[in-house]
RNA sequence: AAAGCAGGUUAAACGGUCGCAUUUUAUGACAUAGUCUAAAAUGAGGAAAGUCCGGGCUCCGCAGAGCCAAGGCGCCCCGUAACACGGGGGCGGAGCGAUCCGACGGAAAGUGUCACAGAAAAGUACCGCCUACCUGUUCGCCCUGCGCGGACAGCGGCAAGGGUGAAAACGCGGUGUAAGAGACCACGGAUUGUCCCGGAGACGGGACGGUCGGACAAACCCCGCCUGGAGCAAGGCCAAAUAUGGAAGGAUGAGGUCGGCUCGCCUCGUUUGACUUCCGGGUAGGCCGCAUGAGGGCAUGGGCAACCGUGCUCCCAGAGAGAUGAUCGUUAACCCGUUUACGGGUGACAGAACCCGGCUUAUUACCUGCUUCCUGC
Repeated sequence: AAAGCAGGUUAAACGGUCGCAUUUUAUGACAUAGUCUAAAAUGAGGAAAGUCCGGGCUCCGCAGAGCCAAGGCGCCCCGUAACACGGGGGCGGAGCGAUCCGACGGAAAGUGUCACAGAAAAGUACCGCCUACCUGUUCGCCCUGCGCGGACAGCGGCAAGGGUGAAAACGCGGUGUAAGAGACCACGGAUUGUCCCGGAGACGGGACGGUCGGACAAACCCCGCCUGGAGCAAGGCCAAAUAUGGAAGGAUGAGGUCGGCUCGCCUCGUUUGACUUCCGGGUAGGCCGCAUGAGGGCAUGGGCAACCGUGCUCCCAGAGAGAUGAUCGUUAACCCGUUUACGGGUGACAGAACCCGGCUUAUUACCUGCUUCCUGC
């Protein structure tokens, strides 16, 4: 330098002007449950996104339980409120390497599937190999016997070799045989049981023995573990108008007007004449839930790490589904051009809505460490 691998940080800063939303303040204004005006403070993210997991919280169900169904998960240890998440490790795989990937229990309970090719994809035979045994035909020989030898066919035996395939029934060498074959033997491999050693464990190493059974469970299934359901449109409180349900009273005068008076009670007078009052449910509407939280920052201690403890400090959006912006200047970053100091240009992905922890996806700029290879010293 090139090509990569892993991790981290950032998401411009400051100031001016004009706006928007929320809150607070006002001895401001008004037509006063408020509205307007003025001022001040605050005002998106690393992913606010997808809504894929796990929780908090709320209501319903059950009674603190069990079973069935359905769904999810599945190496070990640790972390965590919890997880399908994270950290460290084991095993397997990919890469020269840094490093990365893995739902990673059981295929020897049972069922099922295995494209194309191939005879055969699970106990298979196309080509091939064999004639020891049995049967038949035929030929040869001489010692003429139900003799010996050969050829062919049948009945059969075999799975070594060929060929197909991603995969072919442990590999390879020997023994053996008619030909062969883990049939037997040596070495090796896989798997499994017992024991020993190392490790906290997954697991690794060794000894002895058994077995040689193709793959797939993100096919059904089996084993073990986990899960009650719905979700902030949860849920709670206040509560009109109109209509409705119930109760009481009412032409033997409800209620209203005016008067009196003890100044607000239809008690009394007057006049008018049919509804009046109370309760309940629920709607519109309003309020809460709603941001002090598994919270952020800094320092420090423990731990390989995830993470945890301690101390100090901070309060930091929140709605109507609706605000969180625009512009100018300076600086910083990057790119381009050159006269090396100036000029020009660029700013991604995207936007809260009950909250939190993860995962995944989108995306800007920069930094650090490491690997491979090349060149120079």